[in-house]
RNA sequence: GUGGUUCUUCAGGGUAGGGUGAGAGUCCCAACUGGUGGUGAUGUCAAUGACGAGUCCACGACCCGCUGCUACGGCAGUGGCUGAUCAGGUUAGAAUCCUGAACCAACAGUAGAGUCUGGAUGGAAGAAGAAUGAG
Numbered sequence: 001g002u003g004g005u006u007c008u009u010c011a012g013g014g015u016a017g018g019g020u021g022a023g024a025g026u027c028c029c030a031a032c033u034g035g036u037g038g039u040g041a042u043g044u045c046a047a048u049g050a051c052g053a054g055u056c057c058a059c060g061a062c063c064c065g066c067u068g069c070u071a072c073g074g075c076a077g078u079g080g081c082u083g084a085u086c087a088g089g090u091u092a093g094a095a096u097c098c099u100g101a102a103c104c105a106a107c108a109g110u111a112g113a114g115u116c117u118g119g120a121u122g123g124a125a126g127a128a129g130a131a132u133g134a135g
Base pairs, nucleotide, nucleotide: 004132005131006130007129008128009127010126017029018028019027031115032114033105034104035059036058037057038056043051044050045049054103055102063080064079065078066077067076068075069074085101086100087099088098089097107118108117109116
């Protein structure tokens, strides 16, 4: 120093303006937002460092099961479900760069919701740190 174990902290953003209507942040026009890890075109920059994907891969949240335990509050494990990108350019090469045009976003409530309210002062992918410190 690494694996492991224990603990602490942190860990999601967004309807301006307008139309219709008795009523809409839900419809219509328009506006706005983009969790985590990986990959990272032989890339980029102010370069011992930093940056570089919502729609490529994987994961988390929500929802539905199964198994075990339970102090009946839940806890642990596990399965299912789970959205979306093209065109042009540059190039030897583009799923990530540049330009343009698109598209997507759980459940419950409510005038039909990615953005409001609620479960949630919750959980969590994971990030940082501390302690211990094996082979």